[in-house]
Context: one part of a larger RNA
Molecule: large-subunit ribosomal RNA, domain II
Organism: Candidatus Aenigmatarchaeia archaeon
RNA sequence: GACAGGGAGUUUGCCCAAGUAGUGAGGUUAAGAGGUUUAAGCCUUGCAACCGAAGCGAAAGCGAUAUGUCCGCAGCGCAAGCAAGGGACAAGGUAUGAAAGUGCCUGAAAUUACUUGGGCCAGACCCGAAGCCUGCUGAUCUAACCCAGGGCAAGGUGAAGUCCUCCGAAAGGGGGAUGGAAGCCUGAUACCGAUAGUGAGACCCAAUCCUUCGGGUGACCCAGGGUUAGUGGUGAAAAGCCUAACGAAGCAGGUGAUAGCUGGUUCCUUCCGAAAUGCGCCUCAGCGCAGCCUGGCCGGAGGCAAGCAGCAGGGUAGAGAUACUGAUUGGAUGGUCAAGGACCGAAAGGUUCAGCUAUCCUGUCAAACUCAGAAUCUGUUGCUGCCGUAGAAGGCUGGAGUGAGGAUAUUGGGGUAAGCUUAAUAUCCAAAAGGGGAACAGCCCAACCUAGGGUUAAGGUCUCUAAAUGCUGACUAAACGAACAAGGGAGUUUGAAUCCUCAGACAGUAGGACUGUAGGCUCAGAAGCAGCCAUCAGUUAAAAAGUGCGUAACAGCUUACCUACCGAGGAUUCAGGCCCUGAAAAUGGAAGAGACUAAGUCAGCUACCGAUACCCUAGACUUCGAAAGAAGGGGUAGGAAGGCGUUCCUUGUGAAUAGAAGCUCCUUCGUGAGAAAGAGUGGAUCGCAAGGAAUUGAAGAUCCUGUC
Repeated sequence: GACAGGGAGUUUGCCCAAGUAGUGAGGUUAAGAGGUUUAAGCCUUGCAACCGAAGCGAAAGCGAUAUGUCCGCAGCGCAAGCAAGGGACAAGGUAUGAAAGUGCCUGAAAUUACUUGGGCCAGACCCGAAGCCUGCUGAUCUAACCCAGGGCAAGGUGAAGUCCUCCGAAAGGGGGAUGGAAGCCUGAUACCGAUAGUGAGACCCAAUCCUUCGGGUGACCCAGGGUUAGUGGUGAAAAGCCUAACGAAGCAGGUGAUAGCUGGUUCCUUCCGAAAUGCGCCUCAGCGCAGCCUGGCCGGAGGCAAGCAGCAGGGUAGAGAUACUGAUUGGAUGGUCAAGGACCGAAAGGUUCAGCUAUCCUGUCAAACUCAGAAUCUGUUGCUGCCGUAGAAGGCUGGAGUGAGGAUAUUGGGGUAAGCUUAAUAUCCAAAAGGGGAACAGCCCAACCUAGGGUUAAGGUCUCUAAAUGCUGACUAAACGAACAAGGGAGUUUGAAUCCUCAGACAGUAGGACUGUAGGCUCAGAAGCAGCCAUCAGUUAAAAAGUGCGUAACAGCUUACCUACCGAGGAUUCAGGCCCUGAAAAUGGAAGAGACUAAGUCAGCUACCGAUACCCUAGACUUCGAAAGAAGGGGUAGGAAGGCGUUCCUUGUGAAUAGAAGCUCCUUCGUGAGAAAGAGUGGAUCGCAAGGAAUUGAAGAUCCUGUC
C1' cells in the first nucleotide's frame, strides 16, 4: 500500500416544547403490599406526595368579570343580521401614592403516560497531548565516595644528598664524579582517551572501522565487593549523569485528567436556505444577546423594493475670496525703530536697511474656511406599479448555523507602492453548474427536474473550429493590430485660418548685385564684414553705409535685392485620425497556434453560428386548491418532511432435500436508498404483513486488528 473484519450523538435523572393517547376543575400515583397458567410482565391496592384550580405585596396582610358596551374572522342565515375563538373599552384585585396616576393580575384548562427535538448534570459523538499527584522498582550503564586488590615496553633529561678537588678568616662559592627526584620529556608495549579526515559504513555496530591524534608514575588506569534514589542523588559544573531520548528516571494507579485546538463521524429522496455584521466579555482561533435561516401555530387586510409629482430637510462635488477664519506671491503707503547692519554727529542723538506690524492693489490656496451651492439622498403625502383572502402586515413558539470572508466597479481615510490596509454603496464568489474570455473562484452572458425539438445572449463566422475569404465608405505599411507615459517626428491623411500667385508665385538654372566711398571715428592696418557712431545721396530693372565665409589689410566667394528662362500652385500657423520613436531581464516562445495587408483599425448594413437562457412537446415531482387549474425547481453551514436497508422480539401467515440461506452471472422494476425473477453453485434453514426494540448502514480518522 491493497483487501477483509472492527470503528464515533448513547444512557440515568431533572427541565422546556411539539405530536399522540387517557381523564378533566381536576389529573397522577411513589415506595410498599396482595394476587397471577407465559413473570424485568400483568391485575388489584397504597390518598403519603406532586402539578393545577388567585393574585398582588419586601412584609404585615388584603384578595378578583362565570359578561356591562362596541368592533369583528370563521361559521350560520334568503336577507337584515347573529357571531365561538380574536380585538378595543369598561369594571375589578393588590402594591405604591395625599391625590392624580403607575406596575402586576382578573371573563376557568389542566394533568399523566409514551414518542420526537432541545437544555442542564454526568467521560456525554469518537480518537489525540505535553503535563499534575500517589505508591512502588532501579547505581549490572553512569557520577561520587568507601573496602580490600591488580596494572604501567623501552629510552631521555639528570633535582636534593654524598665523595673528591679548588678558592675563602668565615659564611659560602666554583669544578669533577656519584646519585636518581619529577602531577618532567620521547614513546603505535600494555592501558585510558577521542583532535582532524566533517574519511568508510544500503552496516560488524541504535556510536563500529581505517588513517591521524592526546595522556601514558599519576588529580593515573582497572576487575571484584559496598554506599547515596526521583523536587531526590551524584556532579573538577556540561543542567552532565542516575540501565540505548533526564531542565526532574522508570513502572502501575488517580484516568475515559483537561484540550475555546487538529483530524474523523457510516443509507436515499423531497422543500426552504444563511452568516462572515452590531454590542459586551482577562475578549480577538472562543462565548452571550441582537441581526440574518428554518418548522409549527395565531392573526385576518392590507403591504412597499420601483417610477413620477408636491412639500420639508441637508452643506458634499464643483466653486469662491470686499463673506469670515487661516495660509500665501509681488508691489505701494504707514507705524515701530529696543537689540543687529549702514551713514551723519564731539556727544546726546538723528536718518535709514533688514525685521516685526497695519492698510490698499495684485497673484494663488484649505479635511478640521464658506457669501453662495448642485447632481443626489432622506422623510412624508398623492398617483402609477407590484405583492396579498390560493392568506400579506403583525405576533407567539421549537430548532439552528454564523459572528476568520474575498473579488470587481464607484467614492473616501492611511501608505512611495502592493494580489496592501481601513470604510461606504452595488454586484458576484463564498454556497453557482452551463456559454464566452486559449487556459483562469469573484470579468461578460446566463443561473441547472428528466427526455426530445426550435430561437437567441455574450462572443463570433480564413484553417484548427459551428457560422459571410459578406457588402458599402475611409484609414494604416508599423506584421501596427498583439502591454505603456511625459517628450519628440517635412511618416501619412483630414479640417481651419492668414498670406503670395498667369500683371507669372514657390523651387531650380543663368545674368546683374553699381557710384560718391576705403562713410566718419578708432587703429600699426580697419577698404560692407575687430570695435564705436551714423546709416545719407545718386545711377538704376535692382543692388544693404551690407547676410555669411575669407584677407595682416586689400583681393576673392556668397546672400538680400533685380532681370531672363520656366509655367501653377505655393508659404506659414493651429487642430484631428492612424503610424514611428521613447520601449532593457534573466531555459527557447508565443495575438491560443497556423497564418493574415486584411483575416488590422474606424463608421455603417445584412445574413448566419452560438448556452442547461427563452419557446414548444411529453413525463415524474413539490406547494395551494373539492376540482378545473395556478405557481414552482442550483445550493455549503443549517432547519423541516417522507422513505430504503440490517439484527433481534411479539402476533399472524407462508416457503424449503422435487433444494433454504449464502455466493457468481444475467434480466426486469424503482428518481433513489434498494427490490424481484432466471441460470449455476451450495446443502439446511429462510421469508412476508402489522407492531416493537436497537452495540442499525464506512472510503476516509499519519484510525485498530488480521492476511498478502